The RNA shown here (transfer RNA) has 73 nucleotides and comes from a Parcubacteria group bacterium. Its Rfam family is "tRNA". It is annotated as a transfer RNA. The prediction has a mean pLDDT of 84. The sequence was found in a public genome assembly.
RNA sequence: GCCCCUAUCGUCUAGUGGCCCAGGACGCGGCGUUCUCAGCGCCGAAACCGGGGUUCGAUUCCCCGUGGGGGCA
Numbered sequence: 001g002c003c004c005c006u007a008u009c010g011u012c013u014a015g016u017g018g019c020c021c022a023g024g025a026c027g028c029g030g031c032g033u034u035c036u037c038a039g040c041g042c043c044g045a046a047a048c049c050g051g052g053g054u055u056c057g058a059u060u061c062c063c064c065g066u067g068g069g070g071g072c073a
Base pairs, nucleotide, nucleotide: 001072002071003070004069005068006067007066010026011025012024013023018056028044029043030042031041032040033039049065050064051063052062053061
C1' cells in the first nucleotide's frame, strides 16, 4: 500500500427492515429474607461508533470516515 471481517448497556452478547421508547447473562443500585454477611427473591438504572444515502420506515441495507482483528505484499 491492497484486500477481507468487525463495532449494540460497565463487560460478554441476542436481535438482520415495522411485532423493539432494543432483550438476556454477569456486574451495579434499591427493597425483602438474615443478628450480620453471603446466597436467594423482587424491582430499577444502563447501549445501537461518527457522517451521509436508500426507504413510508434503518440497530438491521449501501457509501465514506474512525477504532479493533486478520490476510497478502